This is a predicted structure of an 83-nucleotide RNA (c-di-GMP-I-GGC riboswitch aptamer) from a Pirellulaceae bacterium.
Its mean pLDDT, the model's own confidence on a scale to 100, is 87.
The sequence was found by an Rfam model in a public genome assembly.
[in-house]
C1' cells in the first nucleotide's frame, strides 16, 4: 500500500409524519430508521422524475430543472479481523 468487510468506537438516515421553500420533481429543518463501507462531495456520460415550447394528455424533438440512496465516471477520507 492494494483488496475486502470479521470486530469495536463512531458516522449517515428510505417510507412515513409535522414546518418552511418550489408550477412541479424535489429540497431543507425536525421527528422517525428501511438500509449504507463512501448512503462524504462533484449533474461528465447513460437512465429516471417533473417543467415550457413544438396545434402538444401519448410518442418523438428541444430548452430548463430535479435525482449521487439509479449505473458509469472523478475526487477525498475513519477502522483493521483475514488475504
Nucleotide at each position: 500500500c492494494c483488496u475486502c468487510g470479521a470486530a469495536a468506537a463512531g458516522g449517515c438516515a428510505a417510507a412515513c409524519c409535522g414546518a418552511c421553500c418550489g408550477c412541479a420533481a424535489g429540497g431543507c429543518c425536525g421527528g422517525g430508521a428501511c438500509g449504507c463501507a463512501a448512503a462524504g462531495c462533484c449533474a461528465a456520460g447513460g437512465g429516471c422524475c417533473g417543467g415550457g415550447u413544438g396545434a402538444g394528455c401519448a410518442c418523438c424533438a428541444u430548452c430548463c430543472g430535479g435525482u449521487a440512496g439509479c449505473c458509469u465516471g472523478g475526487u477525498u477520507g475513519c477502522c483493521g479481523a483475514a488475504g